Background:
A computed fold for a 72-nucleotide RNA from a Candidatus Saccharimonadota bacterium, annotated as transfer RNA. The sequence was found in a public genome assembly. It matches the Rfam family "tRNA".

[in-house]
RNA sequence: GCGGGUAUAGUACAGUGGUUAGUAUGCAAGUUUUCCAAACUUGAGAUGAGAGUUCGAUUCUCUCUACCCGCA
Numbered sequence: 001g002c003g004g005g006u007a008u009a010g011u012a013c014a015g016u017g018g019u020u021a022g023u024a025u026g027c028a029a030g031u032u033u034u035c036c037a038a039a040c041u042u043g044a045g046a047u048g049a050g051a052g053u054u055c056g057a058u059u060c061u062c063u064c065u066a067c068c069c070g071c072a
Base pairs, nucleotide, nucleotide: 001071002070003069004068005067006066007065010025011024012023013022018055027043028042029041030040031039048064049063050062051061052060
């Protein structure tokens, strides 16, 4: 330099062009317990950035950024 892939809560992963974006774990509060732990309930927390298509984009397209793989 060229080609391909990935980017979603603190962390690890799902997910779909549509009306609340989920799961586990972690975090906070509460219940329980003499206390801790465990268990249960509740809550906060996320679509890498920009543009385009569309009535509607996290999803499709393009560019950029970061990371990974391959070729030279």